């Protein structure tokens, strides 16, 4: 320089024939439960869905451009 896949919660990730309000699971926080702690149980906090544009009544989803990661060709 060409191609291909990835970017969703503090980690790992799941949702892609466009539509009910964006989700799990670990880990925070707060209450029971303990003599504590720790397991267990309730409940809550947490997200510009990399960023910009465009399609569309609607867009995490579909398009293009970018930025950044990994692979493969040269």
């Nucleotide at each position: 320089g060409g191609g291909c896949g990835g970017u969703u919660a503090g980690c790992u990730c799941a949702g892609u024939u466009g539509g009910c309000u964006a989700g799990a699971g670990c880990g925070c926080g707060u209450c029971g439960u303990u003599g504590a702690c720790g397991u267990c149980g309730a409940u809550g906090a947490g997200g510009u869905c990399a960023g910009a544009g465009g399609u569309u009544c609607a867009a995490a989803u579909c398009c293009u451009c970018u930025a950044c990661c990994g692979c493969c060709c040269a």

Notes:
The prediction has a mean pLDDT of 82. This is a predicted structure of a 74-nucleotide RNA (transfer RNA) from Parcubacteria group bacterium GW2011_GWA1_40_21.